Background: Predicted 3D model of a 350-nucleotide part of an RNA (small-subunit ribosomal RNA, central domain) from a metagenome. The full RNA is in RNAcentral, with records from SILVA. Rfam family: Bacterial small subunit ribosomal RNA. The family is grouped with related families in Rfam's "SSU clan". The coordinates come from a structure-prediction model, not an experiment, and the mean pLDDT is 88.
Context: one part of a larger RNA
RNA sequence: CUGGGUGUAAAGGGUGCGUAGGUGGAUUUGUAAGUCAGAUGUGAAAUCUUACGGCUUAACCGUAAGCCUGCAUUUGAUGCUGCAUAUCUUGAGUACAGAAGAGGAAGGUAGAAUUCUUGGUGUAGCGGUGGAAUGCGUAGAUAUCAAGAAGAAUACCGGUGGCGAAGGCGACCUUCUGGUCUGAUACUGACACUGAGGCACGAAAGCAUGGGGAGCAAACAGGAUUAGAUACCCUGGUAGUCCAUGCUGUAAACGAUGGGUACUAGGUGUAGGAGGUACUGACCCCUCCUGUGCCGCAGCUAACGCAUUAAGUACCCCACCUGGGGAGUACGGUCGCAAGGCUGAAACUC
Numbered sequence: 001c002u003g004g005g006u007g008u009a010a011a012g013g014g015u016g017c018g019u020a021g022g023u024g025g026a027u028u029u030g031u032a033a034g035u036c037a038g039a040u041g042u043g044a045a046a047u048c049u050u051a052c053g054g055c056u057u058a059a060c061c062g063u064a065a066g067c068c069u070g071c072a073u074u075u076g077a078u079g080c081u082g083c084a085u086a087u088c089u090u091g092a093g094u095a096c097a098g099a100a101g102a103g104g105a106a107g108g109u110a111g112a113a114u115u116c117u118u119g120g121u122g123u124a125g126c127g128g129u130g131g132a133a134u135g136c137g138u139a140g141a142u143a144u145c146a147a148g149a150a151g152a153a154u155a156c157c158g159g160u161g162g163c164g165a166a167g168g169c170g171a172c173c174u175u176c177u178g179g180u181c182u183g184a185u186a187c188u189g190a191c192a193c194u195g196a197g198g199c200a201c202g203a204a205a206g207c208a209u210g211g212g213g214a215g216c217a218a219a220c221a222g223g224a225u226u227a228g229a230u231a232c233c234c235u236g237g238u239a240g241u242c243c244a245u246g247c248u249g250u251a252a253a254c255g256a257u258g259g260g261u262a263c264u265a266g267g268u269g270u271a272g273g274a275g276g277u278a279c280u281g282a283c284c285c286c287u288c289c290u291g292u293g294c295c296g297c298a299g300c301u302a303a304c305g306c307a308u309u310a311a312g313u314a315c316c317c318c319a320c321c322u323g324g325g326g327a328g329u330a331c332g333g334u335c336g337c338a339a340g341g342c343u344g345a346a347a348c349u350c
Stems, first nucleotide, its partner, number of pairs: 003322004007304002012318001014201004021194003025088003029084003033081002035077008048066007091191001092188004096183004103177007110154001114150008125136002162169002206247006215241002220236004258317006266295011299306002323350003332343004
């Protein structure tokens, strides 16, 4: 390389959009590029295989046939693929009527709590722990009442509930806006799937500039603990956490499971929608579609387990793996303000 693989052993890209490419529904006619069949030419010899023969045998040698799986020309075949042509509606999409939703962006509003400030009441403690101490407090704290300010987060509802491609999204109202599902017709007529590069999005932390700063809290300081304690516990506390704009581009970015299509027992919850039976009506019950859970057959699996939301049965496309360490390191390239990211070895060693 081939092959075999990728939930947990090495291995699914963090996610989407999409270029090239690869692959692609049903029918008609044509063509004959792929494909298939025949013929001719060529495919050096040696080698190789088979048969026979020659050295006493063998190795070795000779003769004949085969092989040389290929290429070219030519004559045909038309089932499949391609190409061209005409058509179709089941894939895909559009229009219409409904539906649910923490989907996104901007603006505004609210109530609890916390801290601080001011004033009242009030007096010696408060706080904290396993126990303490540092700390706060007679310059009046803690507690309590009233008023005010600020920032951040939205209890209950809340749910293996919902939405989103993923990251993620949770008070309320308004505006703008994306996607999804269901139903019944009409329309377009394969317009589809995947997607190397590319582009966009991408938690937290971090970076730049300017704001903001209540609580929390790396670093840091002090008190404890301890043999020590650069920790765990306590008292403080700065970056940061918040906002705007720009950068970074990584995570156990996980379902550790790429996307699409089709098929393959059931049972039972739940969310959205539709239809039916029945009914005074809402329910209940039955059926269908879409999502989200649990259990379970066949099958698969090394086992665990998966099991119509597959890790089953098949096909298409992409990504990735190929013993451990060295190492996600070095070097080079490239991106970044930096931190660093992406790409990514070898010697050596077991």